[in-house]
RNA sequence: GCCCCUGUAGGCUAGUGGAUAGACUUAAGGGUUCCGGUCCCUUAGACCCGGGUUCGACUCCCGGCAGGGGCG
Numbered sequence: 001g002c003c004c005c006u007g008u009a010g011g012c013u014a015g016u017g018g019a020u021a022g023a024c025u026u027a028a029g030g031g032u033u034c035c036g037g038u039c040c041c042u043u044a045g046a047c048c049c050g051g052g053u054u055c056g057a058c059u060c061c062c063g064g065c066a067g068g069g070g071c072g
Stems, first nucleotide, its partner, number of pairs: 001071007010025002013022001018055001026044006048064005
């Protein structure tokens, strides 16, 4: 330098153009307990960035950025 893949809560992840973006974990609060652990309930937290297509984009297209892999 060229090509391919990936990018969603603090972490790991689901999501085949229309859902209030879902689950697990974590955190905070509460219940249970003599206390703690386990367990139960509630709450908080995310679509890498900029354009484009479309009535409508996490999803499709283009560019950028970041990570991984391959070739030279």